This is a predicted structure of a 102-nucleotide RNA (SAM riboswitch aptamer (S box leader)) from a Cyclobacteriaceae bacterium. Its Rfam family is "SAM riboswitch aptamer (S box leader)". Gene Ontology term of the family: regulation of gene expression. From the family's description: The SAM riboswitch is found upstream of a number of genes which code for proteins involved in methionine or cysteine biosynthesis in Gram-positive bacteria. Taxonomically the source falls in Cyclobacteriaceae (Bacteria, Pseudomonadati, Cytophagia, Cytophagales). It was read from a public genome assembly, where an Rfam model found it. The coordinates come from a structure-prediction model, not an experiment, and the mean pLDDT is 77.
[in-house]
RNA sequence: GAUUUAUACAGAAGGGAGAAGAGACGGACUCGAUGAUCCCCUGGCAACUUCCGGUAAAACGGAUCAGUGCCCAUCCGCCCAACGAAAAGGGAACUAUAAAUU
Repeated sequence: GAUUUAUACAGAAGGGAGAAGAGACGGACUCGAUGAUCCCCUGGCAACUUCCGGUAAAACGGAUCAGUGCCCAUCCGCCCAACGAAAAGGGAACUAUAAAUU
């Protein structure tokens, strides 16, 4: 890098360094010199892997040392779907993350 499966509801910020854009893509909207995004440290959240209990196997309950992930804000996009517009809902795609395989 590719494939498969699962999740994307909720939750959790201080400092350092640095300097101009950033929030994947398009649109909207938002964040940003009162210093964002990115990077590092510390702290934390969560519980995919892990561990303990439980089960015929699961389900389920618990733990958080370890491997990851995450901690300011995103929404819409395609289909269901319709004169037009708006809101809510379901499904898919994209993207991200984890685990397994290659």